A computed fold for a 263-nucleotide part of an RNA from a marine sediment metagenome, annotated as large-subunit ribosomal RNA, domain VI.

[in-house]
Context: one part of a larger RNA
RNA sequence: UGUUGGAAGUCUGAGGGGAAAGGGCAUUUAGUACGAGAGGAACAAUGCGCUGUGGCCUCUGGUGAACCGGUUGUCUGAUAAGGCACCGCCGGGUAGCUACGCCGCGUAGGAUAAGAGCUGAAAGCAUCUAAGCUCGAAGCCUCUCCUAAAAAGAGACUUCCGAACCUUCGGGUUGGAGAGCGCCGGUAGAAGACCGGUUUGAUGGAAAUGGGGUGUACGUGCCAAGGCUUAGGCCGAGGUAUUCAGCCCACAUUCCCCAAUAG
Numbered sequence: 001u002g003u004u005g006g007a008a009g010u011c012u013g014a015g016g017g018g019a020a021a022g023g024g025c026a027u028u029u030a031g032u033a034c035g036a037g038a039g040g041a042a043c044a045a046u047g048c049g050c051u052g053u054g055g056c057c058u059c060u061g062g063u064g065a066a067c068c069g070g071u072u073g074u075c076u077g078a079u080a081a082g083g084c085a086c087c088g089c090c091g092g093g094u095a096g097c098u099a100c101g102c103c104g105c106g107u108a109g110g111a112u113a114a115g116a117g118c119u120g121a122a123a124g125c126a127u128c129u130a131a132g133c134u135c136g137a138a139g140c141c142u143c144u145c146c147u148a149a150a151a152a153g154a155g156a157c158u159u160c161c162g163a164a165c166c167u168u169c170g171g172g173u174u175g176g177a178g179a180g181c182g183c184c185g186g187u188a189g190a191a192g193a194c195c196g197g198u199u200u201g202a203u204g205g206a207a208a209u210g211g212g213g214u215g216u217a218c219g220u221g222c223c224a225a226g227g228c229u230u231a232g233g234c235c236g237a238g239g240u241a242u243u244c245a246g247c248c249c250a251c252a253u254u255c256c257c258c259a260a261u262a263g
Base pairs, nucleotide, nucleotide: 005161006160007159008158009157010156011155015147016146017145021051022050024048025047026046027045028044034039052105053104054103055102056101060099061098062097063096067092068091069090070089071088072085073084074083075082076081108142109141110140115135116134117133118132163174164173165172166171181263182198183197184196185195186194203259204258205257207254208253209252210251211249212248213247214246219242220241221240222239223238226235227234228233
């Protein structure tokens, strides 16, 4: 742009796509059928595992230059709190992303190939074939999964709006459902797009609470090996109590405090 009024939502499915599945082993069948014996199946059912493939992060692990803690050197006069040194080094680690982790990946039907047959003539017999009919494969087509109305035969259903005026008949001016812009964002994302919200509001932030990470903060009280002393005391690594503390959170809930105003 088209689909012949304009839209919103939900579908149908012509067509297209994939390999979405492919092997193996074991047990039962069964030491059975079979076989003199030696030996030794199958139909079917069940379980395990491999490869491939799709999804996910509950568990296990990785990462986690958000975060928490320990510690060395040096600097900020000291404490506290910090800067720099590969994130200084080390120990942990939520979310997210991930695999080494977890979950899923079928049965049936139809038409057939080689082949097996039935009935049956040409050709009084015979013959699966000439007419007719029944079976038969990991292959083909459905079913299943993804996509799909641009399928020009341009589809269906439900709902909403569907009015004027001017005109040189080319068009113009308003209106209307609705859409877009703008703004707050993320189940989305290179940009567009997609999805949610926009005060009739929990969309993001802040705060509180919950849930998590780290591991018990600063300050203060008490204790303290030892050192110094003018013998009166002073200093003191560290321990303990306050204190499952303090600090922090990419998660959730609550709450219009802030920003989604007006247009």
RNAcentral holds the full RNA, with entries from SILVA. Model confidence (mean pLDDT): 87 of 100.